[in-house]
Annotation
Predicted 3D model of a 95-nucleotide RNA (SAM riboswitch aptamer (S box leader)) from a soil metagenome. The RNAcentral record of the sequence draws on MGnify. It matches the Rfam family "SAM riboswitch aptamer (S box leader)". Its family is annotated with regulation of gene expression in the Gene Ontology. Of the family's consensus pairs, 97% are formed in the model.
Formats: sequence, structure tokens, C1' cells
RNA sequence: UAUCACGAGUGGCCGAGGGAUCAGGCCCGACGACGCCACAGCAACCAGGCGGCAAUCGCCCAGGUGCUAAUUCCUGCCCGACGCCGGGGAAGAUA
Repeated sequence: UAUCACGAGUGGCCGAGGGAUCAGGCCCGACGACGCCACAGCAACCAGGCGGCAAUCGCCCAGGUGCUAAUUCCUGCCCGACGCCGGGGAAGAUA
């Protein structure tokens, strides 16, 4: 600085908590969650290729990352008087 409403799961191991942190809510979990490994898949940020005068452009590819419950699970702060809802912010994640 950009993106975060889309997309994509099976098997094996393990064995009790897990969903980043604090709080509240809600949810997942012995019908085995979370985590790890293997394979499969999704996406296309970077790399590479082509086009283009060029772009913060278009197309191809899938080498390096990332990801594969729930909007980043939701809220918390500010604004639209409040609620709902919407917008923004903070924090976080990825590049």
C1' cells in the first nucleotide's frame, strides 16, 4: 500500500478443548473438534509468459505464499438522534 460478502475437504494420527487477544454473545467439539501429516481442491497477491505507448490495463500459467465452518462468526469506538440497518474506524489476517 492492496484485499478481506465469493470460492474450495477427504483420509490418517492425537485426545479436550476450540473459534487471534480482553469482555459479552453465538457457534464447533468424544458421531473426535483444535492441532499435525498426506493427498485433493480454491483463489490469483508475488514470480513467469503474451498483448499493449502506457496504466492502478487485459489474457495465460500455477513456480513461491495463502486459504478450504459460520462476513475477519457478531458486537465493543465514531457518524447517520436511539433501535434496525448502513457507512467509517480500531484490531487482526494475507500479500